Order: sequence, then structure tokens, then C1' cells
RNA sequence: UCGUGCUAGGCGGGGAGCUAGCGGUGCCCUGUACCCGCAAUCCGCUACAGCGGGGCAGAACUCCCCCCCGAGGCGAACCGGCUUCCGACCGAUCCUGCGCCGUGGGCGUUGAGGGGCGGGUCUUGCGCGGCAGGUCACCGUGAACCCCGUCAGGUCCGGAAGGAAGCAGCGGUAAGCGGACCGGCCUGGGUGCCGCAAGGGUGCCUGCCCUGAGCUGUGCGGAAUGGCUUGGGCGUGUGCGCGGGCGUCGACGGGGGGUGCACGA
Repeated sequence: UCGUGCUAGGCGGGGAGCUAGCGGUGCCCUGUACCCGCAAUCCGCUACAGCGGGGCAGAACUCCCCCCCGAGGCGAACCGGCUUCCGACCGAUCCUGCGCCGUGGGCGUUGAGGGGCGGGUCUUGCGCGGCAGGUCACCGUGAACCCCGUCAGGUCCGGAAGGAAGCAGCGGUAAGCGGACCGGCCUGGGUGCCGCAAGGGUGCCUGCCCUGAGCUGUGCGGAAUGGCUUGGGCGUGUGCGCGGGCGUCGACGGGGGGUGCACGA
């Protein structure tokens, strides 16, 4: 150096997430890569960090290490972008609140406004009425016996005269039940164009007296101010992560280096 047979390692990798951590299932990227079983209210393990079973190729295009490139993910919020959210500001139209000015209107010498004296509306008490309930009185009914009167018959006492208790019946009555609503009394109120007395009030209505020219602020217009709506730009504001930059991991790909045992020639 060549050939044969083996072995280590390999037969996909990565990101986020989960986890004390590692790997896997599920998601995403890469791009084509042995099969079966397990697994998110998870599964298997412990720094040699999926487990169990089977299979293939095998020391190199294929295994291991380093460098470059860089898909993609993640972090943060430096610059730009967006921001219907927040803040202050500016502008404009319409509407609108308050007060002011001008003008028009309405009421007013059959009395505006102001002043004084009353009444009503309001509150409390009492009275009267009405309504409702209760009670008394009234009418009817109402007790086998333990209510009353009269008590046939019958019973009891007595020699008799006579006397006693007493059922049914008849009459009556109590509680109770029912009725009638006329009357008396008591109680009550979401009771009254009712009366009397007291209080309160100046809001409203109204009567009288005095005075004697204003009162109202409804329409339109104007300027000022406040509000609403809308627009604009502003901000070490808030939020998004869309672009760039930053950090981190990093597939695919490219380059460099490394890697065993036995036998034979």
C1' cells in the first nucleotide's frame, strides 16, 4: 500500500417552548433522512442525561473536531415607521350654556313695576259629617240529664189528711248561632269643594289701598368666554415589531484537520 472480517461511532440536525436539567412526543426552520412501541391534566432519563425491541452500512462522500457562510427562531428597544390610546397646544365649521350690546316683538294709564293689608294653596289640633270594623240594645233560634217554671202518667213518705222529688210534654232562658240594620257607645283612615283655632310661608293664584311708567327678554344680528364635534402637527409619552442596526442560538452548504483491531498478500 492492497484485500478480507470486525469494532467505536453513525443511520438527520437546529430554534422556541416545557423542565432543576437533558432528550423525546406536539409547533416552526432546514430539506429527504432505517422500522416498530410509549408520551402534554406528557413520556423517558440524570451530566456517558429518551427508554425498549429489531435491522442496515461501516473506518470514511458518510464518523469526530475547528473555521467561514447563513435559512430561521429568540431577546432588547438604539434609529426610522405606524399608533384609533394619553398629554399639552393651534386652527376651523355647525350646535349650544351664561352674561352684554343693538334691533324687532309682546304686555302696560281699562294701570307696568314697587310698597302695604288680607284670603287661598301648606302643616298641626279639635269639632261635625261620611265610610269601615267591633260592641250594647232588638228579632229568631237555642240544653235527653248535670238550667228555670208548670209538671199528666208513674214513683216515694204517711193509717189518713196531706206532703216530696221529678221524666216526657208545654212555656221560658244562658253561652252560642243567625238576622236586621233603625238607635247608643268605642276604635280606625290614602275620609270631606265642611266648620273653628293655631302655626308657617312669600314660591304661585287672588281681593283691596297707595304711588305712577315701565316690565318682559320669546325672534334676529354682533363681539367675548365655556362646552361638544372634527382636523392638523407636536411629545425622552403609551403600545406594535413593520424596516435597519445590536445581542444570542443556529439548519443546509463550503473549507481545514483527526480516527481503531485482527488475519493474509